RNAcentral holds the sequence, with entries from ENA. Transfer RNA from a Candidatus Pacearchaeota archaeon, 73 nucleotides, folded computationally. It matches the Rfam family "tRNA". Rfam classes the family as a transfer RNA. Rfam's curators write: Transfer RNA (tRNA) molecules are approximately 80 nucleotides in length. The prediction has a mean pLDDT of 81.
[in-house]
RNA sequence: GGGCCUGUGGCUCAGUUGGUAGAGCACCUCAUUUGCAAUGAGGGGGUCGUCGGUUCGAAUCCGAUCAGGUCCA
Numbered sequence: 001g002g003g004c005c006u007g008u009g010g011c012u013c014a015g016u017u018g019g020u021a022g023a024g025c026a027c028c029u030c031a032u033u034u035g036c037a038a039u040g041a042g043g044g045g046g047u048c049g050u051c052g053g054u055u056c057g058a059a060u061c062c063g064a065u066c067a068g069g070u071c072c073a
Stems, first nucleotide, its partner, number of pairs: 001072007010025004019056001027043005049065005
């Protein structure tokens, strides 16, 4: 320098060929307990690495760019 893969709530991940973002764990509140844990109920938190484009509409398509991984040189 070139090819490929990955980049989504604090963490690990899903999102079925564009219709407006979800799960588990974690966190907060309540109940239960002498207390802790466990369990049950409820709740907050992300606009999808960044920028731009296409579209009525993009996490999802296209381009550029950044970071990590991997292969080649």